[in-house]
Context: one part of a larger RNA
Molecule: small-subunit ribosomal RNA, central domain
Organism: Lottia scabra
RNA sequence: UUGGGUUUAAAGGGUGCGUAGGCGGUUUAAUAAGUCAGUGGUGAAAUCCUCCAGCUUAACUGGAGAACAGCCAUUGAUACUGUUAGACUUGAGUAUUGUUGAGGUAGGCGGAAUUUAUGGAGUAGCGGUGAAAUGCAUAGAUACCAUAAAGAACACCGAUAGCGAAGGCAGCUUACUAGACAAAGACUGACGCUGAGGCACGAAAGCGUGGGGAGCGAACGGGAUUAGAUACCCCGGUAGUCCACGCCGUAAACGAUGAUUACUCGAUGUAUGCGAUAGAUAGUAUGCGUCCAAGCGAAAGCGUUAAGUAAUCCACCUGGGGAGUACGCUGGCAACAGUGAAACUC
Numbered sequence: 001u002u003g004g005g006u007u008u009a010a011a012g013g014g015u016g017c018g019u020a021g022g023c024g025g026u027u028u029a030a031u032a033a034g035u036c037a038g039u040g041g042u043g044a045a046a047u048c049c050u051c052c053a054g055c056u057u058a059a060c061u062g063g064a065g066a067a068c069a070g071c072c073a074u075u076g077a078u079a080c081u082g083u084u085a086g087a088c089u090u091g092a093g094u095a096u097u098g099u100u101g102a103g104g105u106a107g108g109c110g111g112a113a114u115u116u117a118u119g120g121a122g123u124a125g126c127g128g129u130g131a132a133a134u135g136c137a138u139a140g141a142u143a144c145c146a147u148a149a150a151g152a153a154c155a156c157c158g159a160u161a162g163c164g165a166a167g168g169c170a171g172c173u174u175a176c177u178a179g180a181c182a183a184a185g186a187c188u189g190a191c192g193c194u195g196a197g198g199c200a201c202g203a204a205a206g207c208g209u210g211g212g213g214a215g216c217g218a219a220c221g222g223g224a225u226u227a228g229a230u231a232c233c234c235c236g237g238u239a240g241u242c243c244a245c246g247c248c249g250u251a252a253a254c255g256a257u258g259a260u261u262a263c264u265c266g267a268u269g270u271a272u273g274c275g276a277u278a279g280a281u282a283g284u285a286u287g288c289g290u291c292c293a294a295g296c297g298a299a300a301g302c303g304u305u306a307a308g309u310a311a312u313c314c315a316c317c318u319g320g321g322g323a324g325u326a327c328g329c330u331g332g333c334a335a336c337a338g339u340g341a342a343a344c345u346c
Base pairs, nucleotide, nucleotide: 004317005316006315007300008299012314014201015200016199017198021194022193023192025088026087027086028085029084030083031082033081034080035077036076037075038074039073040072041071042070049065050064051063052062053061054060091191092188093187094186096183097182098181099180100179103177104176105175106174107173108172109171110154114150115149116148117147118146119145120144125136126135162169163168206247207246208245209244210243211242215241216240220236221235222234223233258313259312260311261310262309263308266291267290268289269288270287271286272285273284274283276281295302296301319346320345321344328339329338330337331336
């Protein structure tokens, strides 16, 4: 390289939008670039192959033939691909009428709980653990009541429920805003799929500036445990967690399963529509689940939400370690991130 692969053995990019490129529905005509056929030219010699010949044979040498990826010219063919012109509606999209949801952004409001402060009432303990101790408390704690303040999170509903491209999204409400689905089938007429680079988004932690700080809580201090205990348990507690703006760009970013399209038995539950008969049933569409036929798979298992049968495009893999390291380059305030070897070794 060919071949083969990527749920779990190495291997699907974190996700989307999209440039180039690759691929692309039905039909008519033209063309003849690709494609196919014929003819001519060229494709030096040597080499290679076949058959002969010469050195005793072979190597070697000589002769003849064949062959040579292809290229050029020309004459034809027109199914397929391309190109040009036209047509179509089933792919795609737009409009209409509805439905739906923790989809997003900004603002307002609410109650429970916690902590703190003040006041009341009240007395000796409270707290914590396996057991304790540190800790808090006669300067009046804990428990109880009232009032006030603050910050963060939204019990029940709540669900193998829903929405979102992914990350993710949950008190109530207002404004703005994006989507999906169904029905009917009006309009456009292939406008499509994928997508190297590129751009955007991207949990948590971390970073910068300014706020905020109730609870929790890396680091740190103390008490225990223990042979030790730089831990697990307990008492405290700073960054952080929260907000605004700007960075970072990574995760077991997981369904460890790329996107799109078509095809291939069924059963059952559920969410949201549609439209029937009717008084709880069957149908249909789009999702979310469970179990299975065929088939697939090393097996576990997957099985119309495929890991089945096929097609197109992208990404990635090629023994373990060295190593996601070194060096270089790019990005970043930094932390680091991206790209990414080799020697050596088994």